[in-house]
């Protein structure tokens, strides 16, 4: 320089032949104990890397750019 693979919650990662996004730990409150731990119940957290383009509509399809892994030269 070029080929491929990934970017989604705090962390690991799913997800959709395009229709207003989830899961496991984790993290608040509750319940349970005499107090913990476990267990149950509920919430809370996301401009789905960035800019642009197709659409009525994009996390998804196109393009370019940034970031990480792999491989060629």
């Nucleotide at each position: 320089g070029c080929c491929u693979c990934g970017g989604u919650a705090g962390c690991u990662c799913a997800g959709u032949u395009g229709g207003u996004a989830g899961a496991g730990c984790g993290u608040u409150g509750c319940c349970u104990u005499g107090g913990u731990a476990a267990g149950g119940c509920a919430g809370a957290g996301g401009u789905c890397g960035u800019g642009g383009g197709u659409u009525c509509a994009a996390u998804c399809c196109c393009c370019a750019c940034c970031c990480g892994g792999g491989g060629c030269u």
Molecule: transfer RNA
Organism: Nanobdellota archaeon